Molecule: transfer RNA
Organism: Candidatus Saccharimonadota bacterium
RNA sequence: GGACCGGUGGAGCAGCGGAGUGCUCGUCUCCCUGUCACGGAGAAGGUCGCGGGUUCAAAUCCCGUCCGGUCCG
Numbered sequence: 001g002g003a004c005c006g007g008u009g010g011a012g013c014a015g016c017g018g019a020g021u022g023c024u025c026g027u028c029u030c031c032c033u034g035u036c037a038c039g040g041a042g043a044a045g046g047u048c049g050c051g052g053g054u055u056c057a058a059a060u061c062c063c064g065u066c067c068g069g070u071c072c073g
Base pairs, nucleotide, nucleotide: 001072002071003070004069005068006067007066010025011024012023013022018056027043028042029041030040031039049065050064051063052062053061
């Protein structure tokens, strides 16, 4: 330098162009308990790497770019 894969709440992952972005863990509040843990109920927390474009509508498609990884030279 080239090809491909990945980047989504604090962490690990899902997510066919149609929408309240979801799941598990974690955090917080309440209930339960003599207390903690377990268990139950609820809540907060996401510029979907970044910038453009296509579309009535984009996490999803296209272009560029940054970061990480694998392979080739």